[in-house]
RNA sequence: ACCCGAUCAAGGCAAACCCGUUGCGAGGCGGGGACGCAAAGCCAGGGGUCUUCCACGGACGGAAGGCCGCCCAGUUGCCCAG
Numbered sequence: 001a002c003c004c005g006a007u008c009a010a011g012g013c014a015a016a017c018c019c020g021u022u023g024c025g026a027g028g029c030g031g032g033g034a035c036g037c038a039a040a041g042c043c044a045g046g047g048g049u050c051u052u053c054c055a056c057g058g059a060c061g062g063a064a065g066g067c068c069g070c071c072c073a074g075u076u077g078c079c080c081a082g
Base pairs, nucleotide, nucleotide: 003082005079012037013036017032018031019030020029021028022027035069041075042074045072046071047070048067049066050065051064052063053062054061
């Protein structure tokens, strides 16, 4: 330095659900709350999935969006037995 993730320290995030708020919606934000997480930090580039609208007899499709706590890529990063 790289890989790995047993363990320790410091710190971090926060599923379901509830309340408020916002959006046509998927969802977002704030508060409560912890199932979990070593990238559950960032990123919508690829796949996936969800929403709204359009098109079509139907299948196929088009547009604009959401989700990274579904996977991959990119990027930054704490500790550390081996």
Record summary:
Model confidence (mean pLDDT): 85 of 100. The RNA shown here (c-di-GMP-I riboswitch aptamer) has 82 nucleotides and comes from Paraconexibacter antarcticus. The sequence was found by an Rfam model in a public genome assembly. The model forms 95% of the base pairs in the Rfam consensus.